[in-house]
RNA sequence: AGCUCAUCGAGAAGGGUGGAGGGUUCAGGCCCUGUGAAGCCCUGGCAACCCCCCACGAGGUUUGGACCCCUCGUGCGGAAGGUGCCACUUCCUGCCCUGCGUUUGCAGGGAUAGAUGAGCG
Numbered sequence: 001a002g003c004u005c006a007u008c009g010a011g012a013a014g015g016g017u018g019g020a021g022g023g024u025u026c027a028g029g030c031c032c033u034g035u036g037a038a039g040c041c042c043u044g045g046c047a048a049c050c051c052c053c054c055a056c057g058a059g060g061u062u063u064g065g066a067c068c069c070c071u072c073g074u075g076c077g078g079a080a081g082g083u084g085c086c087a088c089u090u091c092c093u094g095c096c097c098u099g100c101g102u103u104u105g106c107a108g109g110g111a112u113a114g115a116u117g118a119g120c121g
Stems, first nucleotide, its partner, number of pairs: 002120007013043005021032003026094004044086003049082002051078002054075007090113001095110006
């Protein structure tokens, strides 16, 4: 690279540098942006995927049996550490299905793609 699983309507910005783009790519739309975009750096914060603590339950090893220990699950709490994130629902639509309406739109569901994490490789 790739595969699997989970989540994606919540939350959280200041400074420095930089100098024209940005909201991943394409198209359409809607936005942000010289009252300073992207990128980079510093500081701060958000959240709770991994993680930490405790309780309970199940299983395992040992044992006469349990405790301890290990694994898994559930729940409360936490934020030291590993990531991530800090305009707009992943900004919205694009493909399929359903309902309503039929001026070709509205609502819902799904797929694809993407992002992040964990595991595998």